[in-house]
Context: one part of a larger RNA
């Protein structure tokens, strides 16, 4: 060196299981004051469902009563006819009873009695309840009808009993209720189907989502980011049109009240002012300020362009009609400009020589307009929508997080420079502010580059290997080194670097030692070597949050750790 055998498990990002964590897409379980349905419940109407009595209210009819401003014999409802009407079939008057009342009276019934009473006439806007007809206000009685409520009956209906292969019987208890059908309304996670946005230096939380202005934007246009700053979801009948006129702001000086600042005069300066509101651009015989007259804040069109993926959006010569201003030329189809907004569908309402149904009335549709959107997730999924899952499932992703690695090195650790200062004096024995420059890759981070068809995660045990920025031991320089102890720096990695108590702990604190009880790296070394106390499934309790299902880098108890070694490496043995 080759071959074989026996071991061991560091590696083959070893085997096993298309990662269960995370995200994306889909599903399912569960919850509820998510949405929409629905079983069911309740109530009403109606059919099955009928007869009486009483009662509330309304309408109609019949009969009776009723009606007071002032003047006036007086309780004059309105209108018409009207010169007579009533009366021995009992007038005036008186008595009794009842009704009504505005307390004056009026009406009805009975009795006594036995012949008159009222009108026309005077007063009044209107003349007689003398008489007749019609009507009104209020009210009484009766009837019809509708209605409210109560009660009652028995014959539908229902229950019980006796017979039951007969479909009957009689009796009892209920009773037009109940039950059942249909319609309507309310309640209704009992049940069901679904929804519950996206962007996002992982996701969640927060924030944002359309439009306007500026910067970023690299001197045409355009140009991104959870880049830096701000606005808008309107307003104005003048703040529009036209014609004519005018020029601000500030500073200084002077001037009663009067002041820093009101109004007045002068000078300087020159747009710093103003333009309804954000910003930018722009504006001086104006686009600012003031006045006169007005409504073009018009109708029908439109050459030609800007813009843009599209759809939108924007500008507009000129023509016709009709107006306003101006002497006229001319200007005017809103506003100095750029924000002040919403596609389709539906559509109240208005107009309509159109259509269908229709006897008429009417209804519906079509055509022309058109109010109504925080459709604000603003190119707008539906008319209509929230959560939870650690009981979870599927398809995917290293397109995307947690571990480890990588890049970086803000943070961290270490070194150097400067040297204010402390050190009695003296920057540099020692310490060192404010700053500056590096190194390391050990902290916390940033990025998201391999890995989600799996790279097992803290600590302990076992076994370690390496670095040196050295804890001890060794050799030196300086000292604010007398000595003994020290402090600091340089060289040095050969060897060494303890045992206990508490805690799952690493760490840390404590106790006792030691020459010393070093710091790191090795997938925060090491689970195909062990453990499984912690974290991090399913169970359960507490606190807090949540209506709830449930949740919590809050606590607590419990909770399956698989692999027979092919290759490399390593430790032995044997043979060639």
């Nucleotide at each position: 060196c080759c071959u074989g055998c026996g071991g061991c498990u560091a590696g083959a990002c070893g085997g096993a299981a298309a990662g269960a964590c995370c995200c994306c897409g889909g599903g399912a379980g569960c919850u509820u004051u998510a949405c929409u349905a629905u079983a069911g419940u309740u109530a009403g109407a109606u059919a099955u469902u009928g007869g009486g009595u009483u009662u509330u209210g309304g309408u109609u009819u019949u009969g009776g009563a009723u009606g007071c401003g002032u003047a006036g014999c007086g309780u004059a409802g309105a209108g018409g006819g009207g010169a007579g009407a009533c009366u021995u079939u009992g007038a005036g008057u008186c008595c009794u009873g009842c009704c009504u009342u505005u307390c004056g009276g009026g009406g009805c019934a009975g009795g006594a009695g036995g012949a008159g009473u009222c009108g026309c006439c005077a007063a009044u806007g209107a003349a007689a309840c003398a008489c007749c007809c019609u009507c009104c206000u209020u009210u009484c009685a009766a009837a019809a009808u509708c209605u409210u409520a109560a009660u009652u009956c028995u014959a539908a209906c229902c229950c019980c009993g006796c017979a039951u292969u007969a479909g009957g019987c009689g009796g009892g208890a209920g009773g037009a209720c109940a039950g059942u059908g249909u319609c309507u309304a309310a309640c209704g996670g009992g049940u069901a189907g679904u929804u519950u946005a996206a962007g996002u230096g992982g996701g969640g939380c927060a924030c944002u989502u359309a439009c306007c202005u500026c910067c970023u934007a690299a001197a045409a246009a355009g140009u991104a980011a959870u880049g830096g700053a701000g606005g808008c979801g309107u307003u104005u009948a003048a703040a529009g049109g036209u014609c004519a006129g005018c020029u601000a702001a500030c500073u200084c000086c002077g001037g009663a009240u009067g002041g820093a600042a009101a109004u007045c005069g002068g000078a300087g300066c020159g747009a710093u002012a103003g333009g309804g509101c954000a910003a930018a651009g722009c504006c001086g015989c104006a686009a600012g300020c003031u006045g006169g007259c007005u409504u073009u804040a018009c109708u029908g069109c439109a050459a030609g362009g800007c813009g843009g993926a599209u759809a939108a959006g924007c500008c507009g010569c000129g023509c016709a009609g009709u107006u306003g201003g101006g002497a006229a030329a001319c200007c005017a189809g809103a506003a100095c400009u750029u924000a002040g907004u919403g596609a389709a569908c539906c559509g109240a309402c208005c107009c309509u020589u159109g259509a269908u149904u229709u006897u008429a009335g009417a209804a519906u549709c079509g055509g022309g307009g058109g109010a109504g959107a925080u459709u604000a997730u603003c190119a707008g999924a539906u008319a209509a929508a929230a959560g939870u899952u650690a009981c979870c499932c599927c398809g995917g992703g290293g397109a995307u997080a947690a571990c480890a690695g990588g890049c970086u090195g803000g943070u961290a650790g270490a070194g150097c420079c400067c040297g204010a200062g402390a050190g009695u004096u003296c920057a540099c024995a020692u310490c060192a502010a404010c700053g500056g420059c590096u190194c390391u890759g050990u902290u916390c981070g940033g990025c998201a580059c391999c890995u989600c068809g799996a790279u097992g995660u803290c600590g302990g045990c076992u076994c370690a290997a390496c670095g040196c920025a050295u804890c001890c031991u060794g050799g030196g320089g300086g000292u604010g080194g007398a000595g003994c102890c020290g402090c600091u720096c340089c060289c040095a990695a050969g060897g060494g670097u303890u045992u206990g108590g508490c805690u799952g702990u690493u760490c840390g604190c404590c106790a006792a030692u030691u020459a010393a009880a070093g710091c790191g790296u090795u997938a925060c070394g090491c689970g195909a070597g062990c453990u499984g106390g912690g974290u991090u499934c399913a169970a359960a309790c507490c606190g807090u949050c949540g209506u709830g299902a449930g949740a919590c880098a809050g606590g607590u108890u419990g909770g399956u750790c698989c692999c027979u070694a092919u290759c490399u490496a390593c430790c032995g043995c044997a043979g060639g």